Transfer RNA from a bacterium, 73 nucleotides, folded computationally. It was read from a public genome assembly. The prediction has a mean pLDDT of 82. Its Rfam family is "tRNA". About the family: Transfer RNA (tRNA) molecules are approximately 80 nucleotides in length. Rfam links the family to the GO term triplet codon-amino acid adaptor activity.
[in-house]
RNA sequence: GGGGGUAUAGCUCAGUGGUUAGAGCAGUCGGCUCAUAACUGAUUGGUCCUUGGUUCAAGUCCAAGUACCCCCA
Numbered sequence: 001g002g003g004g005g006u007a008u009a010g011c012u013c014a015g016u017g018g019u020u021a022g023a024g025c026a027g028u029c030g031g032c033u034c035a036u037a038a039c040u041g042a043u044u045g046g047u048c049c050u051u052g053g054u055u056c057a058a059g060u061c062c063a064a065g066u067a068c069c070c071c072c073a
Base pairs, nucleotide, nucleotide: 001072002071003070004069005068006067007066010025011024012023013022018056027043028042029041030040031039049065050064051063052062053061
């Protein structure tokens, strides 16, 4: 220099263009226990990387950029 992939909750990840963006773990408050762990109920937490575009409607499609990873040179 060229090509490809990934970016969504604190972490690991789902998410056919259309329902209020979800799960597990973690956190918080309880139950259970003499107590802790385990188990269990409820609950909090999101500028869907950034900026534009397409569309009635974008986490999803398109373009550019940024960060990281892989391949080629």